Notes:
Model confidence (mean pLDDT): 81 of 100. This is a predicted structure of a 75-nucleotide RNA (transfer RNA) from a Bdellovibrionales bacterium. The organism belongs to Bdellovibrionales, within Bacteria. Rfam family: tRNA. Rfam links the family to the GO term triplet codon-amino acid adaptor activity. The family's RNA type in Rfam is transfer RNA. RNAcentral holds the sequence, with entries from ENA.
RNA sequence: GCCGUUGUAGCUCAGGGGUAGAGCAAUCGCUUCGUAAGCGAUGGGUCGGGAGUUCAAAUCUCUUCAACGGCACCA
Numbered sequence: 001g002c003c004g005u006u007g008u009a010g011c012u013c014a015g016g017g018g019u020a021g022a023g024c025a026a027u028c029g030c031u032u033c034g035u036a037a038g039c040g041a042u043g044g045g046u047c048g049g050g051a052g053u054u055c056a057a058a059u060c061u062c063u064u065c066a067a068c069g070g071c072a073c074c075a
Base pairs, nucleotide, nucleotide: 001071002070003069004068005067006066007065010024011023012022013021018055026042027041028040029039030038048064049063050062051061052060
């Protein structure tokens, strides 16, 4: 330098055009003599950044950033 994969909640991951969810974690409650466990509820995201297409984009296109991998180059 070229190519590819990945980037979504605090963490691990779904969702592949119709406006984002699960598990764990957090907070509150129930239960218990108390703790843990269990059960219920609540909060938490402009989907790495920017632009484009579309009535509508996490999703499609371009660009860019980061991590990882492959190839090439380099004496």